[in-house]
The part of an RNA shown here (small-subunit ribosomal RNA, 5' domain) has 507 nucleotides and comes from an uncultured Actinomycetes bacterium. The coordinates come from a structure-prediction model, not an experiment, and the mean pLDDT is 85.
Context: one part of a larger RNA
RNA sequence: GGACGAACGCUGGCGGCGUGCUUCAUACAUGCAAGUCGCACGGUGAACCACUCUUCGGGGUGGGGAUCAGUGGCGAACGGGUGAGUAACACGUGAGCAACCUGCCCUCCGCUCUGGGAUAACCCCGGGAAACCGGGGCUAAUACCGGAUAUGAGCUUCCACUGCAUGGUGGGGGUUGGAAAGUUUUUCGGCGGGGGAUGGGCUCGCGGCCUAUCAGCCUGUUGGUGGGGUGAUGGCCUACCAAGGCGGUGACGGGUAGCCGGCCUGAGAGGGUGAUCGGCCACACUGGGACUGAGACGCGGCCCAGACUCCUACGGGAGGCAGCAGUAGGGAAUAUUGCGCAAUGGGCGAAAGCCUGACGCAGCAACGCCGCGUGGGGGAUGAAGGCCUUCGGGUUGUAAACCUCUUUCAGCAGGGAAGAAGCCUCUGGGUGACGGUACCUGUAGAAGAAGGACCGGCUAACUACGUGCCAGCAGCCGCGGUAAUACGUAGGGUCCAAGCGUUGUCC
Numbered sequence: 001g002g003a004c005g006a007a008c009g010c011u012g013g014c015g016g017c018g019u020g021c022u023u024c025a026u027a028c029a030u031g032c033a034a035g036u037c038g039c040a041c042g043g044u045g046a047a048c049c050a051c052u053c054u055u056c057g058g059g060g061u062g063g064g065g066a067u068c069a070g071u072g073g074c075g076a077a078c079g080g081g082u083g084a085g086u087a088a089c090a091c092g093u094g095a096g097c098a099a100c101c102u103g104c105c106c107u108c109c110g111c112u113c114u115g116g117g118a119u120a121a122c123c124c125c126g127g128g129a130a131a132c133c134g135g136g137g138c139u140a141a142u143a144c145c146g147g148a149u150a151u152g153a154g155c156u157u158c159c160a161c162u163g164c165a166u167g168g169u170g171g172g173g174g175u176u177g178g179a180a181a182g183u184u185u186u187u188c189g190g191c192g193g194g195g196g197a198u199g200g201g202c203u204c205g206c207g208g209c210c211u212a213u214c215a216g217c218c219u220g221u222u223g224g225u226g227g228g229g230u231g232a233u234g235g236c237c238u239a240c241c242a243a244g245g246c247g248g249u250g251a252c253g254g255g256u257a258g259c260c261g262g263c264c265u266g267a268g269a270g271g272g273u274g275a276u277c278g279g280c281c282a283c284a285c286u287g288g289g290a291c292u293g294a295g296a297c298g299c300g301g302c303c304c305a306g307a308c309u310c311c312u313a314c315g316g317g318a319g320g321c322a323g324c325a326g327u328a329g330g331g332a333a334u335a336u337u338g339c340g341c342a343a344u345g346g347g348c349g350a351a352a353g354c355c356u357g358a359c360g361c362a363g364c365a366a367c368g369c370c371g372c373g374u375g376g377g378g379g380a381u382g383a384a385g386g387c388c389u390u391c392g393g394g395u396u397g398u399a400a401a402c403c404u405c406u407u408u409c410a411g412c413a414g415g416g417a418a419g420a421a422g423c424c425u426c427u428g429g430g431u432g433a434c435g436g437u438a439c440c441u442g443u444a445g446a447a448g449a450a451g452g453a454c455c456g457g458c459u460a461a462c463u464a465c466g467u468g469c470c471a472g473c474a475g476c477c478g479c480g481g482u483a484a485u486a487c488g489u490a491g492g493g494u495c496c497a498a499g500c501g502u503u504g505u506c507c
Base pairs, nucleotide, nucleotide: 001507002506003505004504006503007502008501009500010499013372014371015370016369017368018367019365020364021330026328027327028326030325031324032323035074036073037072040071041070043068048063049062050061051060052059053058081283082282083281091207092206093205094204095203096202097201100200101199105196106195107194108193109192110191111190112189113147114146115145116144122137123136124135125134126133127132153176154175155174156173157172158171159170160169161168162167209255210254211253216246217245218244221243222242223241224240225239226238227237228236258280259279260278261277262273263272264271265270285306286305287304288303289302308319309318310317311316336362338361339360340359344358345356346355347354348353375405376404377403378402385396386395387394388393409448411443412442413441414440415439419434422431423430424429451496452495453494454493455492456477457476458475462491463490464489465488466487472479473478
């Protein structure tokens, strides 16, 4: 000098764009953050319509389908948070899988035939304070279970060709083996298979912290064979066999730490760093476990154990903000229990649409960067006052007063968006949280808007008074003991400016 997720002191007009618990991965009151589909299904059946009875209150039947819980499907593995752990194929980069999976999406081929038994909801009964649970009876499906079909696919076997390897391609035989409805139709679907796309899994080379006051480490350890397990290779696991494997190019141990694109600094080399945004990883009260599923060993799912908190009729139950707000605590320190799904994106749905604290916005904070303003011109008797003085004067100072002009910004009044593509309705129109905001026009009046640090040298800027090694200053050198440009105050000056300084950290 530059930089900051900063803090502190003094001060503070406006706007735009960003940023905002770095500490206790501490504990959490309250609300919201993941639902949706009636064009899968059985019920419930409001408004309304028709018929009918009526004691004019209403009742019954049929249509109609709002609504509600349930069965079922898809989603809930995304999105959002945090950085505890991790020195590791976690990350970055470059390769490999002849050892793999992939719902929804695209494309191609074939099929979509025929049966069955249940169960929730509901009704009845019972237990419990509750959470909820038990028994009996009825019922549906794109829920569940059979059968038929098989030139495709899997497994196995034979033949031919071929590769870089355990394999690939083509042909023949054997064997296993799937399907579902709704609609007037179109359409949307379902099942099997091939290919693609996307996403993921696994393996390897190289690269990036400190410590030798850690020198030896390892027994499933290193390799083989058989077997198991997985979507898949493999000591991943197991039985047996062999005795190996790693290490001064630092094994093993200890400490610290999420990694990267980047960011800061620097002429560069390098050094430091990993907030915001983006990619990857890990975690979800602590520890363990599996289930479901295309995908999890699963933040707002389940089970077990533990600590903690809450309810209880003491028998038993409930919970997990490192989601968005918010609270307590900790701390030098970090915001609203806001508005909206209008846009973008996501889930479901044929669609209308519903949900979405993702997101879009608004609020708070000079926390940062950028822009603008606090007026422009004229104005000397160089007014008054202040300060200094050699008492002549000098300086504050064109500064003020005064004259004239302008009105950005803020204020007030009027008008008032783009962001809307799409979708609905149907060709008339409707749909904006932000927001009566941005912006435009008008309006009155210089009117409402300047401070902070410093002035001995480094380092731009000096005098007076007070103090008297006191009080104090200080980044270093050093000032102060009676004329202090270094302390305190004043006048003046210098540098920055809605900021200016101090502290901390990095180059």